[in-house]
Molecule: Bacterial RNase P class A
Organism: Candidatus Brevefilum sp.
RNA sequence: CAGGUUGGCCGGAUGGACGCGGGCAUGAAUAAAUGCCCGAGGAAAGUCCGCACACCACAGGGCAGCAUGCCGGGUAACGCCCGGAAACGUGCAAACGUUUGGAACAGGGCCACAGAAAGUAUACCGCUCUCUCAUCCGAGAGAGUAAGGGUGAAAAGGUGGUGUAAAAGACCACCGGCGAGCACAGUAAUGUGCCCGGCCAGGCAACCCCCAUGCGGUGCAAGGUCAAGCAGGAGAGAUGUCUCUAACCAGACGGGACCGGUCCGGAUCCCAAUCAUCUCCGGGUAGACCGCUCGAGCUUUCAGGAGACUGAAAGCCCAGAUAGAUGUUCAUCCAGGUGGUUUUCCACCGGACAGAAUGCGGCUUACAGGCUGACCUGGUUU
Numbered sequence: 001c002a003g004g005u006u007g008g009c010c011g012g013a014u015g016g017a018c019g020c021g022g023g024c025a026u027g028a029a030u031a032a033a034u035g036c037c038c039g040a041g042g043a044a045a046g047u048c049c050g051c052a053c054a055c056c057a058c059a060g061g062g063c064a065g066c067a068u069g070c071c072g073g074g075u076a077a078c079g080c081c082c083g084g085a086a087a088c089g090u091g092c093a094a095a096c097g098u099u100u101g102g103a104a105c106a107g108g109g110c111c112a113c114a115g116a117a118a119g120u121a122u123a124c125c126g127c128u129c130u131c132u133c134a135u136c137c138g139a140g141a142g143a144g145u146a147a148g149g150g151u152g153a154a155a156a157g158g159u160g161g162u163g164u165a166a167a168a169g170a171c172c173a174c175c176g177g178c179g180a181g182c183a184c185a186g187u188a189a190u191g192u193g194c195c196c197g198g199c200c201a202g203g204c205a206a207c208c209c210c211c212a213u214g215c216g217g218u219g220c221a222a223g224g225u226c227a228a229g230c231a232g233g234a235g236a237g238a239u240g241u242c243u244c245u246a247a248c249c250a251g252a253c254g255g256g257a258c259c260g261g262u263c264c265g266g267a268u269c270c271c272a273a274u275c276a277u278c279u280c281c282g283g284g285u286a287g288a289c290c291g292c293u294c295g296a297g298c299u300u301u302c303a304g305g306a307g308a309c310u311g312a313a314a315g316c317c318c319a320g321a322u323a324g325a326u327g328u329u330c331a332u333c334c335a336g337g338u339g340g341u342u343u344u345c346c347a348c349c350g351g352a353c354a355g356a357a358u359g360c361g362g363c364u365u366a367c368a369g370g371c372u373g374a375c376c377u378g379g380u381u382u
Base pairs, nucleotide, nucleotide: 001378002377003376004375005374006373007372008371009370010369012333013332014331015330016329017328018327020039021038022037023036024035025034026033041353045364046363048362049361050360051359052358053219054218055217056216060264061263062262063261065215066214067213068212069211070084071083072082073081074080085100086099087098088097089096090095101210102209107208108207109204110203111202124149125148126145127144128143129142130141131140132139133138157175158174159173160172161171162170176200177199178197179196181194182193183192184191185190223290224289225288226287232281233280234279235278236277240253241252242251243250254271255270256269257268297316298315299314300313301312302311303310304309334351336349337348338347339346340345
């Protein structure tokens, strides 16, 4: 200097004029007006996760259902983040990507087509032996076999030898895989070594399932207050008993109702019904206010930690709209491009993805241009 990998940040600035929303102050006043302050993101997007908060269910517990799934840590929590382990893959490399409990240790199921055969396998072509026929080629029957060939994603591990009629982990040596034991390292996942065992057909659990851990439901269109207004109707709806009383009332047992699937439990409500409650049909309202932004908040510094992050100190307040504000324009500067130009400079173009709606932590997707840290490869110079 060029190419590449990986991380962080910015993604227009300043001033004026006019306009919009909120807050504060002045104003007798909730009027007008004036002044000051603030006003859309790193993703506001997707609506995929987690939570805060709100209401329902008293609490609590079980079944069903759903989610996660290597180890250790972080966090309010998570399916997220950080660090690490193993298997596989891409790249010369830096680095990047995918996956991760259980298949003998509970059981079941599937592996199309092809092929003889796809789970205690099997004999299509073959190989060997015996018998029969036969001039040769060879044919038939029986027994044995799975080393060679074929099919396939996958067909009983590989090389060499012993052995055999021919063969085969049948046996042996070495290797590979698997399993048990011991030792060392590590918090652990796991790794390395020694030694034993012929144990040697597998894959799929984003198949059912088993194991461990976790989860109530619905969601700001949650929910609450005020004002205004109307018109209700139909259907369903529980064995009842006892005590006190003249009776009502009240109480006990029992029964019924009541959150999203279901059950137990239990607080509350109802029990002579025109009830608690549920279903259907119909009418009125759609106004104002709260929720609504001080937060698991942000910035800087220091300390701890490999890191995610944690702690302390100091400082800051940073939209709250409701048909929905946060803008338009002028000038200058700046990043970039094109042309002219020796330079200076001039002219023109022109700044990506994109817009809050309860809030926060993540993930995923989109992004012109620019700044910057570390690392890898190649070249050149000293």